[in-house]
RNA sequence: GGGGACGUAGCUCAGCUGGGAGAGCAUCAGGUUCGCAAUCUGGGGGUCGAGAGUUCGAAUCUCUUCGUCUCCA
Repeated sequence: GGGGACGUAGCUCAGCUGGGAGAGCAUCAGGUUCGCAAUCUGGGGGUCGAGAGUUCGAAUCUCUUCGUCUCCA
């Protein structure tokens, strides 16, 4: 330098054919317990890497760009 994959909650990751942004763990509050652990219930937590375009509508399609991994040279 060229090809490919990935980037979504604090962490690990789903998200189908463009229309609700989610799960587990963690965290906070409460119940159960003398207390801890464990368990149950509920809550908070998101520029969907960034910018632009297409569209009535974009995490999802297109372009540019940044970062990580990988293959080739």

Transfer RNA from an uncultured Selenomonadaceae bacterium, 73 nucleotides, folded computationally. It matches the Rfam family "tRNA". The family's RNA type in Rfam is transfer RNA. From the family's description: Transfer RNA (tRNA) molecules are approximately 80 nucleotides in length. The coordinates come from a structure-prediction model, not an experiment, and the mean pLDDT is 83.